[in-house]
Predicted 3D model of a 361-nucleotide RNA (Bacterial RNase P class A) from a Gammaproteobacteria bacterium. The gene name in the source record is rnpB.

RNA sequence: GGAGUCGGCCGGGCAACCGCUGCGCCUACGUGGCGUGGAGGAAAGUCCGGGCUCCACAGGACGGGGUGCCAGGUAACGCCUGGGGGGCGCGAGCCCACGGAAAGUGCCACAGAAAACAGACCGCCCAAGCGCGCAAGCGCCGGCAAGGGUGAAAAGGUGCGGUAAGAGCGCACCGCGCCGGUGGCAACACUCGGCGGCACGGCAAACCCCACCCGGAGCAAGACCAAGUAGGGGAACAGGCGGUUCGCCGCCGCGUGUGGUCCGCACGGUUCCCGGGUAGGUCGCUCGAGGCGCGCGGUGACGCGCGUCCCAGAUGAAUGGUUGCCUACGACAGAACCCGGCUUACAGGCCGGCUUCCCAC
Numbered sequence: 001g002g003a004g005u006c007g008g009c010c011g012g013g014c015a016a017c018c019g020c021u022g023c024g025c026c027u028a029c030g031u032g033g034c035g036u037g038g039a040g041g042a043a044a045g046u047c048c049g050g051g052c053u054c055c056a057c058a059g060g061a062c063g064g065g066g067u068g069c070c071a072g073g074u075a076a077c078g079c080c081u082g083g084g085g086g087g088c089g090c091g092a093g094c095c096c097a098c099g100g101a102a103a104g105u106g107c108c109a110c111a112g113a114a115a116a117c118a119g120a121c122c123g124c125c126c127a128a129g130c131g132c133g134c135a136a137g138c139g140c141c142g143g144c145a146a147g148g149g150u151g152a153a154a155a156g157g158u159g160c161g162g163u164a165a166g167a168g169c170g171c172a173c174c175g176c177g178c179c180g181g182u183g184g185c186a187a188c189a190c191u192c193g194g195c196g197g198c199a200c201g202g203c204a205a206a207c208c209c210c211a212c213c214c215g216g217a218g219c220a221a222g223a224c225c226a227a228g229u230a231g232g233g234g235a236a237c238a239g240g241c242g243g244u245u246c247g248c249c250g251c252c253g254c255g256u257g258u259g260g261u262c263c264g265c266a267c268g269g270u271u272c273c274c275g276g277g278u279a280g281g282u283c284g285c286u287c288g289a290g291g292c293g294c295g296c297g298g299u300g301a302c303g304c305g306c307g308u309c310c311c312a313g314a315u316g317a318a319u320g321g322u323u324g325c326c327u328a329c330g331a332c333a334g335a336a337c338c339c340g341g342c343u344u345a346c347a348g349g350c351c352g353g354c355u356u357c358c359c360a361c
Stems, first nucleotide, its partner, number of pairs: 001357010012326007020038007040332001044343002047341005052218004064214005069083005084098001085096004099209002104207002106203003121148002123144003129140004156174006175198001176196005181190003222283004228278001232274006239252005254268005290309008
């Protein structure tokens, strides 16, 4: 210097002017002035986990959902860290739902003879038995699974022996399984020992089995204050007469409508109070599993201690616009209860660790 890999960070800055908004102070209350704070690494998708709130709930079982190598971290997780196993890469490094297929059930398209109690299309063999033939040989009855072919997958691999041809049929090595030993908390590993010719094809993101976890709804959760109008309840506005067991009961009397009028019939006015709800308002609301720095423990995720800082809180919903300079403005995108993750989007740029190749010394 080229190529690559992993991790961290920035993602406009400054100035002037004009605006928007939370809070504090001053207000001559007209509202204005001054000070100060004002989006992100993903505020996004709403996919997991938790806090908080309300509802439900003695406990257990069934059912349902989720997670799935081991150990640790954490409030918790499907997240993170470290480790194990498998795969890819020369390597740094990357990827993996990675429990159980000798509990049971099921599936394995197409091709192929056969897809799981193996099977025989091509092929190999003719030792034994039978037939023909003088014979070589041919055929039958049979044997085999080495070779070819099909397939994602064909019932261990290589070699030697063996055989009619073959075959774990026998043997050696490799692989595999079981038991033990050693190391490790464990997953697991082993150049360890013994046994077994090999029994156990694949699929559980098929049912299922095993282990562990899980109540529901969500800030429009939820709590408080509370008009006007229309409902509900109560009192007063008008009293008089009669009865009375002194608790009350009955009748008349008011207004409006119907009607020419009376009787009759139907309806109830005004004011105040109480209670529930609505509009509206207040709280929930942002100080928090918080940020930064240092020290200590830990391989690490992370934890502990000390110091320091306050950093949006709106509710028609604010963080914007114009200009100038910085070579130049150019990404994806905007809070709405909060937090931890994951995933997805992202112009351009900076820093560091490591790998590999080339060149020079």
It matches the Rfam family "Bacterial RNase P class A". Rfam describes the family as follows. Ribonuclease P (RNase P) is a ubiquitous endoribonuclease, found in archaea, bacteria and eukarya as well as chloroplasts and mitochondria. Rfam classes the family as a ribozyme. Of the family's consensus pairs, 95% are formed in the model. The source organism's lineage runs through Bacteria, Pseudomonadati, Pseudomonadota and Gammaproteobacteria. The coordinates come from a structure-prediction model, not an experiment, and the mean pLDDT is 77.